Bacterial RNase P class A from Thermomonas sp., 372 nucleotides, folded computationally. Rfam family: Bacterial RNase P class A. It is annotated as a ribozyme.
RNA sequence: GGAGUCGGCCAGGCAGUCGCGUCAUCACGUCGCAAGGCGGGGUGCCGAGGAAAGUCCGGGCUCCACAGGGCACGGUGCCAGGUAACGCCUGGGCGGCGCGAGUCGACGGAAAGUGCAACAGAAAGAUACCGCCUAUGUCGGAGCAAUCUGGCAGGCAAGGGUGAAAUGGUGCGGUAAGAGCGCACCGCGAGCCUGGCAACAGGCCGGCAUGGCAAACCCCACCGGGAGCAAGGCCAAAUAGGGACCUCAUGACGCUGCCCGCGUCGGGUCCGGGUAGGCUGCUUGAGCGUACGGGUGACCGUGCGCCUAGAGGAAUGACUGUCGCGGCGCGCGAGCGUCGAACAGGACCCGGCUUAUCGGCCGACUCCGCCA
Numbered sequence: 001g002g003a004g005u006c007g008g009c010c011a012g013g014c015a016g017u018c019g020c021g022u023c024a025u026c027a028c029g030u031c032g033c034a035a036g037g038c039g040g041g042g043u044g045c046c047g048a049g050g051a052a053a054g055u056c057c058g059g060g061c062u063c064c065a066c067a068g069g070g071c072a073c074g075g076u077g078c079c080a081g082g083u084a085a086c087g088c089c090u091g092g093g094c095g096g097c098g099c100g101a102g103u104c105g106a107c108g109g110a111a112a113g114u115g116c117a118a119c120a121g122a123a124a125g126a127u128a129c130c131g132c133c134u135a136u137g138u139c140g141g142a143g144c145a146a147u148c149u150g151g152c153a154g155g156c157a158a159g160g161g162u163g164a165a166a167u168g169g170u171g172c173g174g175u176a177a178g179a180g181c182g183c184a185c186c187g188c189g190a191g192c193c194u195g196g197c198a199a200c201a202g203g204c205c206g207g208c209a210u211g212g213c214a215a216a217c218c219c220c221a222c223c224g225g226g227a228g229c230a231a232g233g234c235c236a237a238a239u240a241g242g243g244a245c246c247u248c249a250u251g252a253c254g255c256u257g258c259c260c261g262c263g264u265c266g267g268g269u270c271c272g273g274g275u276a277g278g279c280u281g282c283u284u285g286a287g288c289g290u291a292c293g294g295g296u297g298a299c300c301g302u303g304c305g306c307c308u309a310g311a312g313g314a315a316u317g318a319c320u321g322u323c324g325c326g327g328c329g330c331g332c333g334a335g336c337g338u339c340g341a342a343c344a345g346g347a348c349c350c351g352g353c354u355u356a357u358c359g360g361c362c363g364a365c366u367c368c369g370c371c372a
Stems, first nucleotide, its partner, number of pairs: 001368010012323007020047002023044004028039004049343001053354002056352005061228004073224005078092005093107001094105004108219002113217002115213002129160002131156003136153007168186006187208001188206002191204005232280004242271006251265005287306008325340006
């Protein structure tokens, strides 16, 4: 100098003008006995995010359900740790990729059982199509004989062929031909030893035995009740409706023309439920910053400091100037001109993941080239 990897951070600054919202406060107007309400003003404080988003996981909180245990169903799935918890994070193991920094991983069990494998192929679990062999047994042929030769029984799985996959691989030996049959290396293993909490690794030993698929059922281990702030709690109108008592009442009306009986009707007091509506839940919290300590790390502990929207279908904005940033053009140059600045936005809260995003800063590390 070039190319890259990982982590963290920012999300324009300042000033002016005009606005918006909650809250506090000050007068004014208006309603009200008052408390206070309403209206338009003044002043002051504060006023979105790294994702506020998707609502995909996990929790807090709330109500409902619930003896205990099991089954079923669903989820998670290498090991250890972190955490309130997780499908998240950290560290480690193993495997793939990369020269490397690093990165990606449905990564438990196939020797419990059941099942599956299109097409091709003889066979996809015990199989022989082509092929190889004739040592062995048997029936023939030739030959004096040794021996040669044909068939059958049989042996083999090396080679060919099919397939995504063919029952460890390569090589040497061996054999009738072959074969872990023997040996070396690689691979494999329900064995042993050592290291490690463990996943696992290394060594020794064993010729090695039933190949794959669990993102098929299944087995094993762990986890899981349901609904959600429109949860839930409190107050509570009426020309709405319910109950109890008193009263009008020796009443009126209806069944019913009459008697009995039953029902309905006015007023008052009290009570409970509850619609509209109001209040609450509501933001001090697994909080933020900082220092120190522990830990490889995620994270944890202690001290000090801080308070940072709480809102109702919902405010947080616009313009101008200037500075800074980036692109393009012009200029030898200082510079000038012009354009651009994203994604998006609270509505009970928090931890994650994922997705969107103009531009930029910082740190650690890797590889290549050059110079000293």
Background: The RNAcentral record of the sequence draws on ENA.